This is a predicted structure of a 538-nucleotide part of an RNA (small-subunit ribosomal RNA, 5' domain) from an uncultured bacterium. Its Rfam family is "Bacterial small subunit ribosomal RNA". Rfam links the family to the GO terms structural constituent of ribosome and ribosome.
Context: one part of a larger RNA
This record gives sequence, structure tokens and C1' cells, in this order.
RNA sequence: AACGAACGUUAGCGGCGCGCCUAACACAUGCAAGUCGUGCGAGAAAGGGCUUCGGCCCCGGUAAAGCGGCGCACGGGUGAGUAACACGUAGGUAACCUACCCCUUGGUGGUGGAUAACCUUCCGAAAGGAGGGCUAAUACAGCAUGAGACCACGAUAUCGUGAGAUGUUGGGGUCAAAUCGGGCCUCUAUAUAUAAGCUCGAGCCGAGGGAUGGGCCUGCGGCCCAUCAGCUAGUUGGUAGGGUAAUGGCCUACCAAGGCGAAGACGGGUAGCUGGUCUGAGAGGAUGAUCAGCCACACUGGAACUGAGACACGGUCCAGACUCCUACGGGAGGCAGCAGUGGGGAAUCUUGCGCAAUGGGGGAAACCCUGACGCAGCGACGCCGCGUGAGUGAUGAAGGCCUUCGGGUUGUAAAGCUCUGUGGAGAGGGACGAAUAAGUGUGGUCGAAUAGGCCGCAUGAUGACGGUACCUCUUUAGCAAGCACCGGCUAACUCUGUGCCAGCAGCCGUGGUAAGACAGAGGGUGCAAACGUUGUUC
Repeated sequence: AACGAACGUUAGCGGCGCGCCUAACACAUGCAAGUCGUGCGAGAAAGGGCUUCGGCCCCGGUAAAGCGGCGCACGGGUGAGUAACACGUAGGUAACCUACCCCUUGGUGGUGGAUAACCUUCCGAAAGGAGGGCUAAUACAGCAUGAGACCACGAUAUCGUGAGAUGUUGGGGUCAAAUCGGGCCUCUAUAUAUAAGCUCGAGCCGAGGGAUGGGCCUGCGGCCCAUCAGCUAGUUGGUAGGGUAAUGGCCUACCAAGGCGAAGACGGGUAGCUGGUCUGAGAGGAUGAUCAGCCACACUGGAACUGAGACACGGUCCAGACUCCUACGGGAGGCAGCAGUGGGGAAUCUUGCGCAAUGGGGGAAACCCUGACGCAGCGACGCCGCGUGAGUGAUGAAGGCCUUCGGGUUGUAAAGCUCUGUGGAGAGGGACGAAUAAGUGUGGUCGAAUAGGCCGCAUGAUGACGGUACCUCUUUAGCAAGCACCGGCUAACUCUGUGCCAGCAGCCGUGGUAAGACAGAGGGUGCAAACGUUGUUC
């Protein structure tokens, strides 16, 4: 000097930050990932109105559930493990992938069989499950077409040191798709508005490119112990095959006997890494909270499924420990998400408000969801700012303390007088953060169009914080100062008490009757809403 601090005494306000460093201990409760009816079938109850009491209409093709799509691999948490291509940095990939998004290009024809929901039978305490019957799709499966892609074979060009890469070409083989919503009547039908037609939008399929995000490989760099000196059988390499998006002992079979090591292998201990942070003149040393990047983990261990992407925190399966329910047959669960509880500990917060903003998911949109986030609450935990008054005021008042008894000091300090009104209290006004969305009007562009899309302009809802900040008025110096120290180091001195006692102490040391060192008082010094102590680092 610093701190994610703690403890003691004290405490007025505000702004901005920060807040389980210990038990990766166990968790009650609520919430933290849904959304789409413009993909699909089916479709309530309650309420209101009418009624011939049969029912009908509105709500409403609404809610909830189901099939299907996209998302759930992001965002959020933690640092247990890891000394490793985990991280940092510089490269490679001629060994690779990339949903959604953007650009270019070519398509979107025809057919079929199921299944949930629903109805019904049954089993079970429950969780849940079994059978029968019906039905739809942008669900599923064939067929057609193939600009093109891929595969094997043949010819050939360019590039590359090379392994090889990128093309051109020949005839073969393999491979697609899905619809939905709005508008229109020029053509054709029925015959005055529909569709088989036209058109616009949202999708779907193939191919190429981009962007973004990743996988894998490599050089170099960053802890301690040699009281760890030898380690290694998938071990090291090759061939063939499998596997993967992809290289590779990644895996398997066979063959060879290699590979690493004093420039520290192997073993043990410790540890997430970095940008940074603290300190220091620097070199360096220490550290890795908050914020940001990467990695790893999700009760413990193992495994795969789905998917563009996971070996998946709030998914599945198996095993284990623990907790809970049970009709004892069997089931359920995973806060290292946000709050919160118990426990541990010197020690670390509210079971708050809101999606108004920013961002994310879904949706054509309206909108829905979002403990991300924005805010508020608690805590002097930190930094910063403000205030606790300002000016004047000598008879140097009283009181206290000291005294050589003359006086000195507290001390312009107080009182008194003149002011001010930050903070506080009361009253009134009152935000910025909001950009736009749907819609409406209008201009341009695509278009046959006055549908619709796209690009502008104008208009046009929405504020958790919050009646907060801020502003104005009123009020009264009224309501707001402590803590440590005073022997030397080290700024600051006397009296009384005590008498090697009680005690102090960071080091030196102090105390045994005149203690500037203990305790109290007066005075002083230093900092100040703080001041000290302890711990840790430089």
C1' cells in the first nucleotide's frame, strides 16, 4: 500500500460497486423452457340470451389434452476433477462438420398403409400399463422426374516440392420434396360467385457459395518434491479391416521390437487456465472474487438414444448411497438456476417487483414464455461525495485541570448578536430512460392489379423502478461525532491512584512509594462516519 475480509467501539445522508473464500454438505416450498390453431384430427364445462322445454344461438371452433414442427446443446450456476494440446499464443486441416440466417440456381408430380387423441374392455393402492375399434397431417413409407450431387470405371487439363488437390468429359449405378394462408376473375368450367385457373406471401426439396459456430492436429510458454531413477504390452511402428463428420492403436487381427528418460521420463503432492488484479521506481513477487474468454462438472459411477449440435444441470437407461410415499406387491426424487431452510463456520443478503428497457425461444402477427436481465430490499463490506453549521464575539465569564498561589490552560471555545438552509421534516409539481409494434394515411419499387410483399415519411399503444430522481415553497441551528494513541521507533504531557502487585507490550522494554510506559482524570496528537485490532499478500 492492498483486501470478496472478520472482530471491537461508534454511526447522519447519498451515488456507484460488491456480498458462502468454510460442507462439489443435505435440502421443505414456490418459481427458473416453452411456443405454434397460418401443419393436423377432435373439441368441452361454466356464464349470457331465446325457447314450442325437444333444443338453438353467443362465448367459440375458445380452454385443456393429443399427433406434428422448432426450441430445450443457448442463457444461468459451480470449480469437484484436471499438471493435460486443459489453457495462452502462433499455425495447420490437401483429414472435417455447421440447424436457423444471407446470396445464386434448379424443382415442389403422383400413390399407399398406419397411429395417438376419441370410444370401449381390463389390470394396479398409486406411479402407470395392456387389449379391441375409428381417424388426420408439413407424421411415416414407396413410385416418378434428376439441372445437379455422390459412387465405381475410362480419357484428359491445371496447380502443388510431395502425399495429392481442383476441374472437363464418356457411358453406367444411387439419391428429393409438403403443404398452408390471403386476394382476383383475363382465359376454361359451372353460371354471378366459386375452382381445376391466375396471383402474392409463408414454407418444403436438390445443388453451389458465404457468414457464424465448432471438431481434430502441431511448435512454443506457465507449480513443488530426485528423501520419486528408471518407465512402458495396445506399449512403439507397419499391413489389412472396422469405426467416425474427420486424422489417428481410436478399436480388432497379423507382423516387427520398438518407444520415453538427468534438457527430469515414471511416481507423489498441489492446482481449473487466461485477459487481468495487488504490490513495486522497475525487474520481479503474490494472486486468478466481481467483469470478460476458454475448459470441466451437474447426488456418485457407467452407458447410449434423439438430434445440425449432447454422451445432455431442471432428458432416458443401469448400478450405488441417501431421502420420501405405499394397500408391502411396488413407486418417486436430485437447488454447483433464483429466493429460501438446516448444518459447518470468524463470516457472506429478500421465500421481493416487472417483462417497461436490452437480449433470447416460439409464432405470419397479435402475443406467450424468460429468477437471463432491468429494478427494488438487507449489510459502513469497499470506493467516492456531502453534512453535523457560517460570520462576529474578551469581562479572556462560570465550571474542570494544573499551579511556584502571582497565575496558566481548556479558549473565540461557550453564551450573546447577525445570517444560511445542504441533509432531515411538511406541502405542491413531477421525469429521462420509449426506440417503436399492430393499425391508419401517403410516396417509391416488384406486380395485370386498388391483393400482397419490400423500402421510406407522417401518425399511432406500452414504465417494474415510482409519485422515485429532480424542481418549488415552508420550518427551525433546531435532529446528526466518534475512535485510537501520547517512553523511543512515532505526531502528542501533566496530576492522582497502584507499589515487580494489578497490569501493559509490535520490538526495545515498563511496574519493587515521586511511573511522561499500568488504571483514571485534565490536556494534547492523528484520522474521521468512521477508527482501531486480527489475518493474508507485496